[in-house]
Context: one part of a larger RNA
């Protein structure tokens, strides 16, 4: 100087408390461990691994296994020989890959040849998701969006170092004020950026409004006031008032205001810590393989199943289930796409097919909600697993191993021990909806979007984590 302490002081955080909803019990989904297996590819392992890499494992992906094959190789550059390329038919085979026959000659040319492509050959070489993340770059997690981490000059100390950065206040903040052997500065904080919330100006089509006609959709005429959309500005700064404070920084109450003291959310992550993670994104040193640890193909596996753990979905019902009718979003996607209307089918779906490169057409039905009916506390008209049969869709192909529909079947589960997690406001809870990936989909995941919409906290004694000061130390 740090680190540590069931040492002390001050302060903060959904850390506790006060509330609210969960997990832990059940079924299922998914990931992991374990076990099994020819293989169940690999990585990630307290917080900070475990719906993680994977924004989609039937083939492919795919790295694993079995079998069938290749050896200058699936890919790159250089040399030689040969044929342009390419297409068709037969045949062996699971395919990869072999074999046979035929068609066909192009473009440039100094007629030597050359370009592109295919086949054969010899070697230099290729290749490796093989090892080492404890050799590395790059990228990332974490403490932590915590408020810190340092430097120049000066001063102090024998030196390591200290001072500044400590102290009195204050703040979300090393934020600001005052003081001070310090005086200045840098990376961080804040602000500058994006979205939402208010207004003004500007621009009005496909959007909006008014009139007419059908009163169904629309079409048409007119308008720029409203809504909305795009752009540019304004607006919030403790600016103003009262008391408070040290005449400071600030804090507190009020006015005005769409918004008030960081307005809400996002992006933004200092110096460093964990030899943290990644050699399987990529790059790369060294080591290792080279008729194989490389490459191609078919099939299988990554989907196994006494069990254990994590994350979720659905429930256990009456604040509910079912049935009929009625209402209101936002944000997205769409041409190898989205697909209306109509017909058909109980339905999934199918047929025909208009419009739309989209404020135009379409996905599209919003759901919770409201009105009316029924069920009456039961393993039930709750719950939906499992299983049988019949179908539909995608796709060469749904057996291992897809999704969806109908009918039948109706399991566990009556609110969950110890323990443990999230959340402070348009939040929690709850309700739908969209997207990416994608032929299809195991999505209950992930990422957005809106609808309905709470309770509690004006406290810091305690648990956990962190910051500053101080103290002790046989630790570095």
């Nucleotide at each position: 100087u740090g680190a540590c302490g069931a040492g002390g002081g001050c302060c903060c955080g959904c850390a506790c408390a006060a509330g609210u909803g969960g997990u832990g019990g059940a079924u299922c989904a998914u990931g992991u461990g374990g076990u099994u297996c020819a293989a169940u590819u690999c990585g990630a392992u307290g917080c900070a691994a475990a719906g993680c890499g994977a924004a989609u494992a039937a083939c492919c992906u795919u790295a694993c296994c079995a079998g069938g094959g290749c050896u200058u190789g699936a890919c790159a550059u250089g040399c030689c020989g040969u044929g342009a390329a390419u297409c068709c038919u037969c045949c062996c085979g699971a395919a990869a890959g072999a074999g046979a026959g035929g068609a066909g000659u192009g473009c440039c040319u100094u007629c030597g040849g050359a370009a592109a492509c295919g086949c054969g050959g010899a070697c230099a070489c290729a290749g490796a998701u093989g090892g080492u993340g404890c050799a590395u770059g790059g990228c990332u997690g974490u403490c932590a969006u915590c408020a810190u981490c340092u430097c120049g000059u000066g001063c102090c100390a024998u030196a390591a170092g200290g001072u500044g950065u400590u102290g009195g206040g204050u703040u979300a903040a090393g934020u600001c004020c005052c003081g001070c052997a310090a005086u200045g500065a840098g990376c961080g904080c804040a602000a500058c950026c994006c979205u939402c919330g208010u207004g003004u100006u500007u621009a009005g089509u496909u959007g909006c409004c008014a009139g007419c006609u059908u009163u169904g959709a629309g079409u048409u005429u007119g308008g720029a006031a409203c809504c909305c959309u795009g752009a540019a500005c304004a607006g919030a700064c403790u600016g103003u008032c009262g008391g408070u404070g040290a005449u400071a920084a600030g804090a507190u109450g009020g006015a005005g205001g769409a918004a008030g003291g960081u307005g809400a959310g996002g992006a933004u992550g200092a110096u460093g810590u964990c030899a943290a993670g990644u050699c399987a994104u990529c790059a790369u040193g060294c080591c290792c393989c080279u008729u194989a640890c490389g490459c191609c193909c078919u099939g299988g596996g990554u989907g196994a199943c006494a069990c254990a753990c994590g994350u979720g979905c659905u429930a256990c019902a009456a604040u509910g289930a079912c049935c009929g009718g009625g209402a209101c979003a936002a944000a997205g996607g769409g041409u190898c796409g989205u697909g209306a209307c109509c017909c058909u089918g109980c339905a999934a779906g199918g047929g025909c097919a208009a419009g739309c490169u989209a404020a135009c057409c379409u996905c599209a039905a919003a759901a919770a909600c409201c009105c009316a009916g029924c069920c009456u506390c039961a393993g039930u008209u709750c719950g939906g697993a499992u299983u049988a049969c019949a179908g539909g869709c995608u796709g060469c192909a749904a057996c291992u191993c897809g999704c969806c529909u109908g009918c039948a079947u109706u399991a566990a589960c009556c609110c969950g021990u110890a323990a443990u997690c999230g959340c402070u406001a348009g939040u929690a809870a709850u309700c739908g909806u969209c997207g990416g990936u994608c032929a299809g989909c195991c999505a209950u995941a992930c990422g957005g979007u809106g609808g309905u919409g709470a309770a509690u906290c004006u406290g810091u004694u305690c648990c956990c984590g962190g910051g500053c000061c101080u103290u002790g130390u046989a630790c570095a």